[in-house]
RNA sequence: CACUCAUCCAGAGGAGCAGAGGGACCGGCCCUGUGAAGCUCCGGCAACCUUUCCUGAGAACAACAACGUUUAUCAGGUUUUCGGUGCCAAUUCCGGCAGAAGUUAUACUUUCUGGAAGAUGAGAG
Numbered sequence: 001c002a003c004u005c006a007u008c009c010a011g012a013g014g015a016g017c018a019g020a021g022g023g024a025c026c027g028g029c030c031c032u033g034u035g036a037a038g039c040u041c042c043g044g045c046a047a048c049c050u051u052u053c054c055u056g057a058g059a060a061c062a063a064c065a066a067c068g069u070u071u072a073u074c075a076g077g078u079u080u081u082c083g084g085u086g087c088c089a090a091u092u093c094c095g096g097c098a099g100a101a102g103u104u105a106u107a108c109u110u111u112c113u114g115g116a117a118g119a120u121g122a123g124a125g
Stems, first nucleotide, its partner, number of pairs: 001125001003123006013042005021031003025096004043088003047085003053077005058071004092117001097114005
């Protein structure tokens, strides 16, 4: 970099350096010298993978009145855990394309559904 799959209305910020941008793109609307991006330190969240733990199912063994032991596997965790990523303004901030409903209406607006794009993870190249 392009591909496949999953998720995206939940959650979680302080300090120091620095000094004007940032929210992917476009439009809107926001954040920002009461300090943006970036970097560092500390803290936090819990989405994915991995390692545990717990609960239930299932299986095997033992026993046979029940309770039991182990565990490939499956499901769940409001509740555990090592590690690898990630994340910590606003639903991915909202919309962008298509369809449906509403409307006299091809316009506008609202709602819903799907899609596109993007982000993150896992996989494979």

SAM riboswitch aptamer (S box leader) from an Anaerolineales bacterium, 125 nucleotides, folded computationally. Of the family's consensus pairs, 94% are formed in the model. It was read from a public genome assembly, where an Rfam model found it. The source organism's lineage runs through Bacteria, Bacillati, Chloroflexota, Anaerolineae and Anaerolineales.